[in-house]
Molecule: Group I catalytic intron
Organism: Paracoccaceae bacterium
RNA sequence: CAUCGGACUUAAACGCUUGAGUGCGCCGGAGGAAACUCCGGACGUAGAACUGCUCAAAUUCGGGGAAACCUGUUGAAUGGCAAUCCCGAGCCAAGCCCCGGAAGGGGAAGGUGUAGAGACUAGACGGGCAGCACCUAAAGCCGCGCAGGCGGUCAGGGUGAAGGGAUAGUCCAGACCCCAAACACCUGGAAG
Numbered sequence: 001c002a003u004c005g006g007a008c009u010u011a012a013a014c015g016c017u018u019g020a021g022u023g024c025g026c027c028g029g030a031g032g033a034a035a036c037u038c039c040g041g042a043c044g045u046a047g048a049a050c051u052g053c054u055c056a057a058a059u060u061c062g063g064g065g066a067a068a069c070c071u072g073u074u075g076a077a078u079g080g081c082a083a084u085c086c087c088g089a090g091c092c093a094a095g096c097c098c099c100g101g102a103a104g105g106g107g108a109a110g111g112u113g114u115a116g117a118g119a120c121u122a123g124a125c126g127g128g129c130a131g132c133a134c135c136u137a138a139a140g141c142c143g144c145g146c147a148g149g150c151g152g153u154c155a156g157g158g159u160g161a162a163g164g165g166a167u168a169g170u171c172c173a174g175a176c177c178c179c180a181a182a183c184a185c186c187u188g189g190a191a192g
Base pairs, nucleotide, nucleotide: 008021009020010019011018012017022046023045024044025043026041027040028039029038030037031036050131051130052129053128054127055126060089061088062087063086064085065084069080070079090112091111092110096107097106098105099104116172118171119170120169121168122167132160133159134158135157136156140153141152142151143150144149176192178189179188180187
């Protein structure tokens, strides 16, 4: 420079709408010297949200909550599906902390549990270690000032969203028929 694709994520039910979550803009409270963080709330909005190296294990047994929507109704109770929020026990790769000469043991964070029933592979939006960009600058140091203080610099602190209740994929499952339970929605099993 050219071409193609996308317009925060996710479910229902389509680019509309609704529910849930996320950032930004706003208000209140708490912490902080500040940057900023945490908690709560309503409306609007989707511009922006960095890079490299490294880890790939556990993936089990139980339990609790949940909106929209569907069912039902005059309206509701109830029931169903389910985005999704969690807990207990056990277990876990790399890195970190403690004990030990070692083997190994213990611990914190994080993960697993938590996919459309599920199997497997890889990474990242995950864990660890570095770096980069930006913001702040109590203490310290330097300078100015009679002084309260001001200016500079730096250690330090902070920000760089959420999605992995399976992301990207390869399989498998699902749709029709049959059986069982229930019979309004729906659930379990199963040959092809």